[in-house]
RNA sequence: UCCCGGGUAGCUCAAUGGUAGAGCAAGUGGCUGUUAACCACUUGGUUGUCGGUUCGAGUCCGACCCCGGGAGCCA
Numbered sequence: 001u002c003c004c005g006g007g008u009a010g011c012u013c014a015a016u017g018g019u020a021g022a023g024c025a026a027g028u029g030g031c032u033g034u035u036a037a038c039c040a041c042u043u044g045g046u047u048g049u050c051g052g053u054u055c056g057a058g059u060c061c062g063a064c065c066c067c068g069g070g071a072g073c074c075a
Stems, first nucleotide, its partner, number of pairs: 001071007010024004018055001026042005048064005
């Protein structure tokens, strides 16, 4: 330098252009003599950044940043 994959909730990951979700974690309540477990509910998001296309973008296009993998170049 080039190619491929990835970046979404505190963490691990979904969402094939049409209301951004699940599990875990956290909080509250129930249950229990207490804790744990279990059950119910709740909170939590500038979808890496900036632009573009579109009635509508996490999704499509461009540039850039970061992480991982591969290839190449130099001495």
This is a predicted structure of a 75-nucleotide RNA (transfer RNA) from Candidatus Abawacabacteria bacterium RIFCSPHIGHO2_01_FULL_46_8. Its Rfam family is "tRNA". It is annotated as a transfer RNA. Rfam links the family to the GO term triplet codon-amino acid adaptor activity. Its mean pLDDT, the model's own confidence on a scale to 100, is 81. The source organism's lineage runs through Bacteria, Bacteria candidate phyla and Candidatus Abawacaibacteriota.